[in-house]
A computed fold for a 105-nucleotide RNA from a Bacillota bacterium, annotated as SAM riboswitch aptamer (S box leader). It was read from a public genome assembly, where an Rfam model found it.
RNA sequence: UACUUAUCGAGAGAGGUGGAGGGGCUGGCCCAAUGAAACCCGGCAACCCCAGUAUCAGCUGGUAGGUGCCAAAUCCUGCAGGAGAAAAAUCCUGAGAGAUAAGGA
Repeated sequence: UACUUAUCGAGAGAGGUGGAGGGGCUGGCCCAAUGAAACCCGGCAACCCCAGUAUCAGCUGGUAGGUGCCAAAUCCUGCAGGAGAAAAAUCCUGAGAGAUAAGGA
């Protein structure tokens, strides 16, 4: 880097350093000096993991360790189909894209 599988409308500080940016990309729409990113501390969750149970799928519990995460649904959207008597607003489904984990290559 690509592939496979699973998940993505829940959850997480009124702390310190820091200083202008950030929310992947497009178009929107937002967040930000009543301080962005980043780092530290703190926290959430429970994919791997650990314990129990079960023939298996799984279920129950745990959080020391490996990741992850801590505005808004993956903030919405981008392609296809549908509802909307036409158009629009709006809504629904699927795909794609993205993110994370685990695995083999």